Background:
The RNA shown here (transfer RNA) has 78 nucleotides and comes from a Verrucomicrobiota bacterium. Rfam family: tRNA. Rfam links the family to the GO term triplet codon-amino acid adaptor activity. Model confidence (mean pLDDT): 82 of 100.
[in-house]
């Protein structure tokens, strides 16, 4: 060069096929509470441009397009 698959809270992931109110889950952070302290339980709470721009729609994490980055398979050279 071609094909594919992934990108969503610090991390690891789900939701995407079949659009629909305030995007949740685990871990981990912060408070707070029980403990003489820790550990470890309850209890609450921060934490997101859902990769990036379009575009379809009344409505897009969810369809379409182009583009980026990761990573696997093929070609080509050697």
């Nucleotide at each position: 060069c071609g094909g594919g698959a992934c990108g969503u809270a610090g991390c690891g992931c789900a939701g995407c096929c079949u659009g629909g109110c305030u995007a949740g889950c685990g871990c981990g952070u912060c408070u707070g509470a029980a403990u003489g302290g820790g550990g470890u339980u309850c209890a609450g709470a921060a934490g997101g441009u859902c990769g990036u721009g379009g575009g379809u729609u009344c409505a897009a994490g969810u369809c379409c397009c182009a583009c980026c980055g990761u990573c696997c398979c093929g070609a080509c050279c050697a």